[in-house]
A computed fold for a 73-nucleotide RNA from a Candidatus Dojkabacteria bacterium, annotated as transfer RNA. Rfam family: tRNA. Its family is annotated with triplet codon-amino acid adaptor activity in the Gene Ontology. The literature on the family includes a 1993 paper in Trends Biochem Sci by Hou, "The tertiary structure of tRNA and the development of the genetic code". The organism belongs to Candidatus Dojkabacteria, within Bacteria. The coordinates come from a structure-prediction model, not an experiment, and the mean pLDDT is 82. RNAcentral holds the sequence, with entries from ENA.
RNA sequence: GCCUGGGUAGCUCAGUUGGUAGAGCACACGACUGUUAAUCGUGCGGUCAGCGGUUCGAUCCCGUUCCCAGGCG
Numbered sequence: 001g002c003c004u005g006g007g008u009a010g011c012u013c014a015g016u017u018g019g020u021a022g023a024g025c026a027c028a029c030g031a032c033u034g035u036u037a038a039u040c041g042u043g044c045g046g047u048c049a050g051c052g053g054u055u056c057g058a059u060c061c062c063g064u065u066c067c068c069a070g071g072c073g
Base pairs, nucleotide, nucleotide: 001072002071003070004069005068006067007066010025011024012023013022019056027043028042029041030040031039049065050064051063052062053061
């Protein structure tokens, strides 16, 4: 330099022929318990890597840039 895959909640990851973004863990509060832990319930938490374009509407489609991993030279 070229090619492929990936970037979504604090962490690990889903997601949708384009139509208000979810789970588990973590955290907070509550229930339970002699107290913790475990378990159960509720809640909190997101500029969907950045910019531009298409569209009535973009996490999703197109272009470009950045970052991570792998491959080729």